[in-house]
Molecule: transfer RNA
Organism: Armatimonadetes bacterium Uphvl-Ar2
RNA sequence: GCGGAUAUAGCUCAGGGGUUAGAGCGCCUCACUGUGGCUGAGGAGGUCGUGGGUUCAAGACCCAUUAUCCGCCCCA
Numbered sequence: 001g002c003g004g005a006u007a008u009a010g011c012u013c014a015g016g017g018g019u020u021a022g023a024g025c026g027c028c029u030c031a032c033u034g035u036g037g038c039u040g041a042g043g044a045g046g047u048c049g050u051g052g053g054u055u056c057a058a059g060a061c062c063c064a065u066u067a068u069c070c071g072c073c074c075c076a
Base pairs, nucleotide, nucleotide: 001072002071003070004069005068006067007066010025011024012023013022018056027043028042029041030040031039049065050064051063052062053061
């Protein structure tokens, strides 16, 4: 340099173009308990990597770009 994959909550990951983006774990509060854990109830937490485009409507489609990973090519 070329090609491909991935990027969504603190972590691991879902999300057939169509209402308000979800789950598990973690975190906070309450109940239970002598305390903790377990269990139950409730809650907080998201510029969907970034910038554009298409569309009535984009997390999803298109283009560019950034980061990480994999493969290939060139030079030494």